RNAcentral holds the full RNA, with entries from ENA and SILVA. A computed fold for a 475-nucleotide part of an RNA from an uncultured bacterium, annotated as small-subunit ribosomal RNA, 3' major domain.
[in-house]
Context: one part of a larger RNA
RNA sequence: UGACGGGGGCCCGCUCAAGCAGUGGAGUAUGUGGUUUAAUUAGAAGCAACGCGAAGAACAUUACCAGGGCUUGACAUAUGCAGGAAUAUGUUAGAGAUAGCAUAGCUCUUCGGAGUCUGCAUACAGGUGGUGCAUGGUUGUCGUCAGCUCGUGUCGUGAGAUGUUGGGUUAAGUCCCGCAACGAGCGCAACCCCUGUGAUUAGUUGCCAACACGUAAAGGUGGGAACUCUAAUCAGACUGCCGGUGAUAAAUCGGAGGAAGGUGGGGACGACGUCAAAUCAUCAUGCCCUUUAUGUCCUGGGCUACACACGUACUACAAUGGCCGCUACAGAGGGAAGCUAAGUAGUGAUAUGGAGCAAAACCCUAAAAACGGUCUCAGUUCGGAUUGAAGGCUGAAAUUCGCCUUCAUGAAGCUGGAAUUGCUAGUAAUGGCAGGUCAGCAUACUGCCGUGAAUACGUUCCCGGGCCUUGUACA
Numbered sequence: 001u002g003a004c005g006g007g008g009g010c011c012c013g014c015u016c017a018a019g020c021a022g023u024g025g026a027g028u029a030u031g032u033g034g035u036u037u038a039a040u041u042a043g044a045a046g047c048a049a050c051g052c053g054a055a056g057a058a059c060a061u062u063a064c065c066a067g068g069g070c071u072u073g074a075c076a077u078a079u080g081c082a083g084g085a086a087u088a089u090g091u092u093a094g095a096g097a098u099a100g101c102a103u104a105g106c107u108c109u110u111c112g113g114a115g116u117c118u119g120c121a122u123a124c125a126g127g128u129g130g131u132g133c134a135u136g137g138u139u140g141u142c143g144u145c146a147g148c149u150c151g152u153g154u155c156g157u158g159a160g161a162u163g164u165u166g167g168g169u170u171a172a173g174u175c176c177c178g179c180a181a182c183g184a185g186c187g188c189a190a191c192c193c194c195u196g197u198g199a200u201u202a203g204u205u206g207c208c209a210a211c212a213c214g215u216a217a218a219g220g221u222g223g224g225a226a227c228u229c230u231a232a233u234c235a236g237a238c239u240g241c242c243g244g245u246g247a248u249a250a251a252u253c254g255g256a257g258g259a260a261g262g263u264g265g266g267g268a269c270g271a272c273g274u275c276a277a278a279u280c281a282u283c284a285u286g287c288c289c290u291u292u293a294u295g296u297c298c299u300g301g302g303c304u305a306c307a308c309a310c311g312u313a314c315u316a317c318a319a320u321g322g323c324c325g326c327u328a329c330a331g332a333g334g335g336a337a338g339c340u341a342a343g344u345a346g347u348g349a350u351a352u353g354g355a356g357c358a359a360a361a362c363c364c365u366a367a368a369a370a371c372g373g374u375c376u377c378a379g380u381u382c383g384g385a386u387u388g389a390a391g392g393c394u395g396a397a398a399u400u401c402g403c404c405u406u407c408a409u410g411a412a413g414c415u416g417g418a419a420u421u422g423c424u425a426g427u428a429a430u431g432g433c434a435g436g437u438c439a440g441c442a443u444a445c446u447g448c449c450g451u452g453a454a455u456a457c458g459u460u461c462c463c464g465g466g467c468c469u470u471g472u473a474c475a
Base pairs, nucleotide, nucleotide: 001475002474003472004471005470007469008468009467010466011465012464013463016458019423020422021421022420023419026315027314028313029312030311031310032309033308034306035305043052064301065300066299067298068297069296070295073124077123078122079121080120081119082118083117084116087104088103089102090101091100092099093098106115107114108113126290127289129288130287131286135284136283137279138278139277140275142273147186148185149184150183151182152181153162154161155160166177167176168175192267193266194265195264197235198234199233200232201231202230203229207224208223211222212221213220238261241255242254243253244252245251317416321375322374323373324372325371333364334363335362338357339356343352344351345350382413387408388407389406390405391404392403393402429451430450431449432448433447434446435445
C1' cells in the first nucleotide's frame, strides 16, 4: 500500500420491512443432468450454464452413427503434358452418389496461339480435428457502482503519502467551504433518440366544423384547412421566481405559475480494472495433429430415446368463474414465388374465387370489457392431459418426427412442505395483437396496445456495494 475481520462510524440498492402476484405440489411444453444407444454431434456450469448460442433438427441444416463411393479431391492458385468438349435431353443399372449407352453440342484468332473445360503428373487444397491456459476480435460480470489515475510541487532514507482526506450537500470524486497543494485526464452529468405541451409550415393516400348534394348506412361527392393526425422546424424546465432552513455558500423543504418541477418518464451510452470468466463451432490466427482420411459425396438413421433429478415457462384447480347469444374500442408491424377482400361450399380446419394493393390508399387485424340468458359449489356445463376415428394444410417425402380441424374419450389437479422469485406506477397483475426465424411448425423471443392495483413506519436484521477509520502471525 492492499486484502481480510462473526471490529467501529456514515451512506446506498425491491436488500430487508410493508404489500401484490408467483415458483416449489398437478398435467404439458422446453432446456439441462443422468441413464440408454450404432449414434443419441459438440459448446455453455454458483450469482454471471440450464425457452442459453439455436431469429424455428422430417430431408437438407448436421458437426454424430451405419452402410455405399471418391482421392489434386466438393472449393482456390500455378506449372508441364494429352485432348475437345463442358453441358442438356432420353434411356439402362443402382438406395443414391455414380457409371454405361444414344442424340444434340465450343468461342476468338494476326493461324503462332489464347479463353474455357476434361484427363494425367506435381506443388498443394481440405479439416465444425486439439489447445480460449499461446492469441486477435467480440461478449458476460462486479455495475450505470462512483470511482480510477496523471503532471508539477511538497513531505518521507524508502516502499509511498498528499491532491482524492476534513465540514456540509448530491443520484453522482455532484457542487460549496476549508486545507501543501495547484491543475489536468478517463468516468458522472450534458450533447443523441423516443415520449409528454404548444406554435409555425405543409394538407394527400389521412381529417370533416360550417355550406351544398347524396345514401338503407357511409367524407361517398362538391368543397374546406378549422379539428384529429401525419412530419419537419422552433418554443418550453433553468432551482428561473417567492418564502423557510442553512455558513452571507452549495444545497434542501414548502409554494406559485405551468402540459410537465427539481435528472419529467424511457432508451442508447458501461471508467481503470476483476474473474488464466466465455468463445479456436461466427470470423481471424500461432503451434500440434490428420492427408486413399480426422478431407469429401450419397442413402438411411440419430440430435425427438426414458426407471429418474433440476431449471424456465404455459394451462389449470373455478362463480371476480365456465358456456351461449348479442355488441363496442387499439397500437405497432408485415405484404409480390407476397398480403389476399366480397361472394360461394363445408360443423370446421380449409377449399374455391379472384377485386384491390410495391401500400397513411388494398389486405392481414383484437381479446379481456359492456349487455342479456344459463349453470349453483359438484372432480361439476371446472380442468383439459391421454387415446380412438374421420379429415385439412405445407412439402419430392409427415413412419421414426410437423401443424391444424371435427366427433368421441375425459387423466392428474380442490391453491401446493422446507425453501424461494419478480415488482414502487401507467409499474405489478391481467387481456389479446404483430413481427423476425420460416415451405410448414412458437406455451419461446422481440415489440405493441387494452384494463389497471396494493404498499413503503423505517434501515435494527439477511444479501450486495461505496467512503473513512482500526487490528492483523496474510500478500
The prediction has a mean pLDDT of 83.